[in-house]
Molecule: transfer RNA
Organism: Oscillospiraceae bacterium
RNA sequence: GACUCAGUAGCUCAGCAGGCAGAGCAACUGCCUUUUAAGCAGUGGGUCCGGGGUUCGAAUCCCCGCUGGGUCA
Numbered sequence: 001g002a003c004u005c006a007g008u009a010g011c012u013c014a015g016c017a018g019g020c021a022g023a024g025c026a027a028c029u030g031c032c033u034u035u036u037a038a039g040c041a042g043u044g045g046g047u048c049c050g051g052g053g054u055u056c057g058a059a060u061c062c063c064c065g066c067u068g069g070g071u072c073a
Stems, first nucleotide, its partner, number of pairs: 001072007010025004019056001027043005049065005
């Protein structure tokens, strides 16, 4: 330098034939328990790496960047 994969909640990830964002764990609240843990029920939390474009509508498609991994030179 070229190509390629990834970037989504505090963490690990799903959702990528466009229709308005989810799971598990963690956190918090309640129940249970002598207490803790475990168990049960519930709650909050992200405008999806940044910017622009297409579209009625973009995490999803296109372009330019940033970060990390890989292959080749």